[in-house]
Context: one part of a larger RNA
RNA sequence: GGAUAAACACUAGCGGCAUGCUUAACACAUGCAAGUCAGAUGGGAAGUGGUGUUUCCAAUGGUGGAUGGGUGAGUAAUGCAUAAGAACCUACCCUUGGGAGGGGAACAACAACUGGAAAUGGUUGCUAAUACCCCAUAGGCUGAGGAGAAAAAGGAGGAAUACACCCAAGGAGGGGCUCAUGUCUGAUUAGCUAGUUGGUGAGGCAAUAGCUUACCAAGGCGAUGAUCAGUAGCUAGUCUGAGAGGAUGAUCAGCCACACUGGGACUGAGAGAAGGCCUAGACUCUUAUGGGAGGCAGUAGUGGGGAAUUUUCCACAAUGGACAAAAGCCUGAUGGAACAAUGCUGCGUGGAGGUAGAAGGCUCAUUGGUCAUGAACUUCUUUUCUCAGAGAAGAAGCAAUGACAGUAUCUGAGGAAUAAGCAUCGGCUAACUCUGUGCCAGCAGCCAUGGUAAGAUAGAGGAUGCAAGCGUUAUCU
Numbered sequence: 001g002g003a004u005a006a007a008c009a010c011u012a013g014c015g016g017c018a019u020g021c022u023u024a025a026c027a028c029a030u031g032c033a034a035g036u037c038a039g040a041u042g043g044g045a046a047g048u049g050g051u052g053u054u055u056c057c058a059a060u061g062g063u064g065g066a067u068g069g070g071u072g073a074g075u076a077a078u079g080c081a082u083a084a085g086a087a088c089c090u091a092c093c094c095u096u097g098g099g100a101g102g103g104g105a106a107c108a109a110c111a112a113c114u115g116g117a118a119a120u121g122g123u124u125g126c127u128a129a130u131a132c133c134c135c136a137u138a139g140g141c142u143g144a145g146g147a148g149a150a151a152a153a154g155g156a157g158g159a160a161u162a163c164a165c166c167c168a169a170g171g172a173g174g175g176g177c178u179c180a181u182g183u184c185u186g187a188u189u190a191g192c193u194a195g196u197u198g199g200u201g202a203g204g205c206a207a208u209a210g211c212u213u214a215c216c217a218a219g220g221c222g223a224u225g226a227u228c229a230g231u232a233g234c235u236a237g238u239c240u241g242a243g244a245g246g247a248u249g250a251u252c253a254g255c256c257a258c259a260c261u262g263g264g265a266c267u268g269a270g271a272g273a274a275g276g277c278c279u280a281g282a283c284u285c286u287u288a289u290g291g292g293a294g295g296c297a298g299u300a301g302u303g304g305g306g307a308a309u310u311u312u313c314c315a316c317a318a319u320g321g322a323c324a325a326a327a328g329c330c331u332g333a334u335g336g337a338a339c340a341a342u343g344c345u346g347c348g349u350g351g352a353g354g355u356a357g358a359a360g361g362c363u364c365a366u367u368g369g370u371c372a373u374g375a376a377c378u379u380c381u382u383u384u385c386u387c388a389g390a391g392a393a394g395a396a397g398c399a400a401u402g403a404c405a406g407u408a409u410c411u412g413a414g415g416a417a418u419a420a421g422c423a424u425c426g427g428c429u430a431a432c433u434c435u436g437u438g439c440c441a442g443c444a445g446c447c448a449u450g451g452u453a454a455g456a457u458a459g460a461g462g463a464u465g466c467a468a469g470c471g472u473u474a475u476c477u
Base pairs, nucleotide, nucleotide: 001477002476003475004474006473007472008471010469013347014346015345016344017343018342019340020339021305026303027302028301030300031299032298035063036062037061040060041059043057044056045055046054070258071257072256079183080182081181082180084178085177088175089174090173093171094170095169096168097167098166099165101135102134103133104132110125111124112123113122114121115120141148142147154163156161184230185229186228191221192220193219196218197217198216199215200214201213202212203211233255234254235253237248238247239246240245260281261280262279263278264277283294284293285292286291311337313336314335315334319333320331321330323328350380351379352378353377360371361370362369363368385414386413387412388411389410390409394404421466422465423464424463425462426447427446428445432461433460434459435458436457442449
């Protein structure tokens, strides 16, 4: 010099685009963040004089809550990056070929009774289905030649139809697994390892495999640094540098890990599941003391910590996602607005003329010099500003549909009107004098300075640098 997710002092006019708890993975009041389907099913309610149409709803059922969003605690390799591989799985989607025959038993809801303070139950009885079960069928599976086990569902419509269901094969996208190379520091860590290394049999998994187990062998790793200890999410990137390198891993994107702290399984195509379950613990709340409830590292917000980091906002209009035949509904994803000079960037704070070289300040002591064309004054302009009027694109898809927003933008009126600071001036380093002080007060990045003429302290005048910023501090180069 450059840079920063910066902070602090002083100062501050506006816009655009970004960014905004780096510390306590500390604790959290409150609201919201994952629902949807009545065209799967039996019901209940509202409404109506009644029926029908309609609307709403607890329950069974389906699908989604494994995505999206957050954080970086752990992890030095079950991770990541690059490059390969073989023994695998895959809901929804696409393509292809087939199929959907017959029957049955229940359980919620509901009703009655009943336990409990509550959370939440218990007993008896009734009932439907795209829920469950049985039989049949099978160019597929297992198997080896005897055979074995295993499918399906309907709803809407007048119908045509399109939708849904089952089996098989292929694809796409996604995921699991293996291997090679690379991946911080310490030897004041030198030996480590018994399921350890390999084999056989068995089990297990979607799949390979000491993954597990019985037996057998005694291997395997290590100064090319094993083991142990410390530190750390990794990368594309970012900053710097001519480069080689060095540092770093905020935002954005890919991968991984985690969800109060441990452990566990259930469901499912997929989880060892942040807003699911069980269990132990710590903490908080509650209780009738018997027992219960909770998990912001989602979005806002609160306390705390800290030098330090925002609104308990608007909208589903756009993009995307879940569900649905669709209308639609949900979406703190997302789109936006608010706050903050936190950064980058753009614009402005006026332009031209104007010597009586004005008053005044400073300096000087004889005129004078300087601030200084600076001001006043004359004239011009209106970016900004104030007011008024018009007013978008973003909407795809005939029409309708815009949170942002009466915003951006345009037009008109008004009046120079609303808008400059900060640091420095001994050398490095651009910029100098006067006054006060007198090794005092102080200054200071280094050299140094200050003891009566201080260009170095303090004030003033002037000057220099940058400028809505400027200087200091911290860190990297």
Molecule: small-subunit ribosomal RNA, 5' domain
Organism: Trichopus zeylanicus subsp. travancoricus